[in-house]
Molecule: small-subunit ribosomal RNA
Organism: uncultured bacterium
RNA sequence: GAUGCUUUACACAUGCAAGUCGAACGGCAGCGCGGGUCUUCGGACCUGGCGGCGAGUGGCGAACGGGUGAGUAAUAUAUCGGAACGUGCCUGGUAGCGGGGGAUAACUACGCGAAAGCGUGGCUAAUACCGCAUACGCCCUACGGGGGAAAGGGGGGGAUCGCAAGACCUCUCACUAUCAGAGCGGCCGAUAUCAGAUUAGCUAGUUGGUGGGGUAAAGGCCCACCAAGGCGACGAUCUGUAGCUGGUUUGAGAGGACGACCAGCCACACUGGGACUGAGACACGGCCCAGACUCCUACGGGAGGCAGCAGUGGGGAAUUUUGGACAAUGGGGGCAACCCUGACCCAGCCAUCCCGCGUGUGCGAUGAAGGCCUUAGGGUUGUAAAGCUCUUUCGGCGGGGACGAUGAUGACGGUACCCGCAGAAGAAGCCCCGGCUAACUUCGUGCCAGCAGCCGCGGUAAGACGAAGGGGGCUAGCGUUGUUCGGAAUUACUGGGCGUAAAGCGCACGUAGGCGGCCUUUCAAGUCAGAUGUGAAAUCCCCGGGCUCAACCUGGGAACUGCGUUUGAAACUACAAGGCUAGAGUGUAGAAGAGGGGGGUAGAAUUCCACGUGUAGCAGUGAAAUGCGUAGAGAUGUGGAGGAAUACCGAUGGCGAAGGCAGCCCCCUGGGCUAACACUGACGCUCAUGCACGAAAGCGUGGGGAGCAAACAGGAUUAGAUACCCUGGUAGUCCACGCCGUAAACGAUGAUAACUAGCUGUCCGGGCUCAUAGAGCUUGGGUGGCGCAGCUAACGCAUUAAGUUAUCCGCCUGGGGAGUACGGUCGCAAGAUUAAAACUCAAAGGAAUUGACGGGGGCCUGCACAAGCGGUGGAGCAUGUGGUUUAAUUCGAAGCAACGCGCAGAACCUUACCAGCCUUUGACAUCCCGGUCGCGGAUUAGAGAGAUCUUUUCCUUCAGUUCGGCUGGACCGGUGACAGGUGCUGCAUGGCUGUCGUCAGCUCGUGUCGUGAGAUGUUGGGUUAAGUCCCGCAACGAGCGCAACCCUCGUCCUUAGUUGCCAUCAUUUAGUUGGGCACUUUAAGGAAACUGCCGGUGAUAAGCCGGAGGAAGGUGGGGAUGACGUCAAGUCCUCAUGGCCCUUACAGGCUGGGCUACACACGUGCUACAAUGGCGAUGACAGUGGGCAGCAAACCCGCGAGGGUGAGCUAAUCUCCAAAAGUCGUCUCAGUUCGGAUUGUUCUCUGCAACUCGAGAGCAUGAAGGCGGAAUCGCUAGUAAUCGCGGAUCAGCAUGCCGCGGUGAAUACGUUCCCAGGCCUUGUACACACCGCCCGUCACACCAUGGGAGUUGGUUUCACCCGAAGGCGCUGCGCUAACCCGCAAGGGAGGCAGGCGACCACGGUGGGAUCAGCGACUGGGGUGAAGUCGUAACAAGGUAGCCGUAGGGGAACCUGC
Repeated sequence: GAUGCUUUACACAUGCAAGUCGAACGGCAGCGCGGGUCUUCGGACCUGGCGGCGAGUGGCGAACGGGUGAGUAAUAUAUCGGAACGUGCCUGGUAGCGGGGGAUAACUACGCGAAAGCGUGGCUAAUACCGCAUACGCCCUACGGGGGAAAGGGGGGGAUCGCAAGACCUCUCACUAUCAGAGCGGCCGAUAUCAGAUUAGCUAGUUGGUGGGGUAAAGGCCCACCAAGGCGACGAUCUGUAGCUGGUUUGAGAGGACGACCAGCCACACUGGGACUGAGACACGGCCCAGACUCCUACGGGAGGCAGCAGUGGGGAAUUUUGGACAAUGGGGGCAACCCUGACCCAGCCAUCCCGCGUGUGCGAUGAAGGCCUUAGGGUUGUAAAGCUCUUUCGGCGGGGACGAUGAUGACGGUACCCGCAGAAGAAGCCCCGGCUAACUUCGUGCCAGCAGCCGCGGUAAGACGAAGGGGGCUAGCGUUGUUCGGAAUUACUGGGCGUAAAGCGCACGUAGGCGGCCUUUCAAGUCAGAUGUGAAAUCCCCGGGCUCAACCUGGGAACUGCGUUUGAAACUACAAGGCUAGAGUGUAGAAGAGGGGGGUAGAAUUCCACGUGUAGCAGUGAAAUGCGUAGAGAUGUGGAGGAAUACCGAUGGCGAAGGCAGCCCCCUGGGCUAACACUGACGCUCAUGCACGAAAGCGUGGGGAGCAAACAGGAUUAGAUACCCUGGUAGUCCACGCCGUAAACGAUGAUAACUAGCUGUCCGGGCUCAUAGAGCUUGGGUGGCGCAGCUAACGCAUUAAGUUAUCCGCCUGGGGAGUACGGUCGCAAGAUUAAAACUCAAAGGAAUUGACGGGGGCCUGCACAAGCGGUGGAGCAUGUGGUUUAAUUCGAAGCAACGCGCAGAACCUUACCAGCCUUUGACAUCCCGGUCGCGGAUUAGAGAGAUCUUUUCCUUCAGUUCGGCUGGACCGGUGACAGGUGCUGCAUGGCUGUCGUCAGCUCGUGUCGUGAGAUGUUGGGUUAAGUCCCGCAACGAGCGCAACCCUCGUCCUUAGUUGCCAUCAUUUAGUUGGGCACUUUAAGGAAACUGCCGGUGAUAAGCCGGAGGAAGGUGGGGAUGACGUCAAGUCCUCAUGGCCCUUACAGGCUGGGCUACACACGUGCUACAAUGGCGAUGACAGUGGGCAGCAAACCCGCGAGGGUGAGCUAAUCUCCAAAAGUCGUCUCAGUUCGGAUUGUUCUCUGCAACUCGAGAGCAUGAAGGCGGAAUCGCUAGUAAUCGCGGAUCAGCAUGCCGCGGUGAAUACGUUCCCAGGCCUUGUACACACCGCCCGUCACACCAUGGGAGUUGGUUUCACCCGAAGGCGCUGCGCUAACCCGCAAGGGAGGCAGGCGACCACGGUGGGAUCAGCGACUGGGGUGAAGUCGUAACAAGGUAGCCGUAGGGGAACCUGC
């Protein structure tokens, strides 16, 4: 500075909002003055004389101003026009304003009533009312004529008249008639103005005419008669919603949304109706009636209308004071003074909005304190504060003091403004900090509490919740919510699309409509240009001006993109006229074709029937069964019947608009194509509504019925099998006629026309050339493939466009709900067509990419299968696990990749578990204080289960030293910091490990391709054990893997010989000794193998095959070595470690127990079941390793385990150490001379200690077991199998584990199958990646919705009834002053009351239409962490899927066509 009930046009208490004029009038209730009378001096009474004035008559105003937006989709508004009108006050002109009359209110007297009010009698005035006169204009007219006005008031005044008032004159205000004007208003037209077609037909005063009535005025506005019109797809009618505009807001604009304040118009005034008065109203603060509501009442009757200003209640998320003043501006009245004015001007309230201003300024580092964080050093808050200095806006106090007022008058207001004074003093909040989006940490919490605009955070380390510190943003505000536009090209006019994302009608014909070839001319509707009128003001914009600035106000300009009038232009479009032939069509001559309709006819096949031959099966399947057949099937031969369909030709061949069309012949018939001419002369294109056609299924009527075959029946399959498979089988399939009108009716691609590189097939024509039985060139029409430009999101399309243009039509606007409901139309029905909403989700979808997966494909590998050998699964035992048990049976490991695993060895210990008993700075570390000088070893006694406590004796007697209990060290005691935890989290982690897998892969740089994800390289052809190598290639290189380098075994050489060896020479019992180092061997170094050589093959490559030589041949055998990664794989109980938890205990110690339990189940092993064996005898040949708290020879004892003694050996020296399978003999097929469990008993060893709970020996006992179901494991050569030996751990304890050697096989055709893996490719609706995804019924909960007997209400319509007030018409016997006649009585004219009539509001009855609410029950739909049933779809989804239709079924679905 501005705005301020957007909701209940809901209801209103109280006050105010329209009065004024005495200069229209009679008057005088009240006030004041003057005069008079009286007076107790207070005053009382009288007096309209004066100022004035209540009430009243009269005039003007009250129709303006103010409010609201209910109604109204056109009786409205906006813009521009028009003619048949009215107009008070105002302006201008003309002419008048003469003379009379009768009433009436006030008042008064009575009366009624509670009141509001009313009645009767009487008096009176006027600018009230009524005649008469006059009539320039005016009105009517039959053109002769006729009709019709007025009012006075006030001021002043020289003469004249009059008692006076006054007459008279003049001025002024009024008045009458009329003509004009201005402004205002009424009426008409054109254009524009929301949504719905699930509103398509509406209309009887309806449309027009004639004649009347009516109005200020045109008009069906009203009436009578006549005619039958009028409106409508350019959207009538109906329904819903809505005041319209200038403008406001948003936007680049075009548009969109809105219509507060201000301004113009309209409408309304409690609801409905009506008129009166008036210039103007059908009247917000007037009247009448009806209704609802409220109030008063004496119950008889009355009163009222805030959508005026304030204010109240109510409603609501929400909107102010019952203020001041007429000072200004304006309005009404008045001559004026003046009065009135909730209009208006001001003030008050509200951060509601806009604008401006402040809450201080400068200096100030030990970077104070405090807070927060911390890696503990520091950082940050932060120059921020404190402190010092300066200033004083706003606010406070004091003083002055406006403009608005050109003379008077100021509500605002002692306000704005100015001056002075004091003092940093009185003045900062809100939101946010995961991304979008500027701003980060700590603590708390632990899918809780909570946040959230979208994505999404929170399940113990939350930058997302809450708090704090810090930071960011804005600032007297900030954030939220709602609304509008924008972004959104997301309704696309500007400016979108329709092959696959939503979207081309199934297809043609064709009406309206839209669009339309060439030339000439006319015209000027569209178009363009000029002029002109209008487009109110305000707003927006520009330039100025005024408030200190700004907001705001204000002057001028521009603009208002519009409409009208007029002048011109004539290219283009339209209209009109004339012409043309290139579009279109007709004629002529040909050729092609499953084009359509009808009729006839042919052969093959299936089935059936008859007969013959003939015998046991046939048929069917993955395998079967049902079925058929000894009553003779099937097979075969002959004959016959009947229906349906037309093999071969046959083809990205042909024809048709599409659906669709197939033996052959005949008849009828449509369309297209080619060639050359002739003709018509734009006749064309497209096409809403409409109309015709339109597969299959289905329906109706009548036929027909061979095969096939929904339904149905049976048999199988299966957990089930309403299916897939089989055997049957009815509708149907076929024909005629009539319906239906849909399909994934697809090229998922509307029609027409033109243009834009090519190459190559094929069908039907024509021409030319060579010349033929064809070829070449060329030109039309169709139908395919590939491909350039271009287009496309990509895929792809590409002269048959999805390219570039033009015209027309149809259609789309997120997914679901839903092509559903309701309504309409069509249909016999099935159903079709048209076609929503509520609700719900944040996606649904397309194309392509990388993976993963497939009961997809190809290639390849592996003891993967196959071929073999031996096992497991059965038995007994050992061992581990599960389960169970228990006080405890500690814990971990869990498909492969847990289960003889951690554990390379649980009697105590280990030990983590349980019971009991103890300790508390602790069993262990560091620091501090005090004390002692130690410790340690041996030893006595006592208590105790022991830990531990008490105690005796002996040995030993710390170091440095400044000589100080000073320092160190050790020990004891104490205090607190702390120790300690095999407590939790392996889903917080490090490290280590398993697994895919020793599989051949995994990546990068640069380049190239792609909009991109990505691709290429790494794919392809060969080859390899190998991404190994070669070749090719838009790739070229590189890295991690492979290989090699390392260890070991195999051959040789060199060196070195002790503890090893011994050929030669001696020697011995003995390599024992001498000697030697040749050999063996040892252990160090080297050599050797590279597809190097030859042949073949291959591509002349890589390589492969064969061979030679060689100890070894194609990685020679074995080992170590494990890419990028996967499994939130394993481990917090190896270790380390974040966080959490315990702290006289979840820590520490000890004794005993447990880890060893036992209805059972599984894994891994050992031993067996025997003769390839057992037993006995014999006694030959290894290698790896180990050994001092040890290995132990030899000797002695014992049946034996073992014991005694003890040489040697710290090891090529000694020792463990015996190797065993082997060989010979015996047993003779049996629960055994197999097998050894179990049990009894006696012993041995280790150990503090073998009860729970060790191992071994002897004797005795002698179980199961006779080679093992389904299933399953290992192994490809010195391997499997078999045989023994050693070692670690360890006092003792191995069938386990790790090693060693001896003997020593069989088989591999091969890659179909199972499993695992690699590469390429394909499909995908998967990406937590098939242990994926996902469908439907059922059950439960909630939500919205359809149907629904009905019920309630609104709106509307039709018919009838009633019929207030009111105006109109008729009447008017009652009443009646003015005028007329009459002397009068009276009469007349006119009027009033009353009556009647038509119209009509409200109301009533009945019917209809429509909308909304509720509604037992019911239908489907949607949503909802863990429900039920199945498995339909996605892979060949395990029966390919899907569309239409029909039938069937718990369900997804199945089946037929």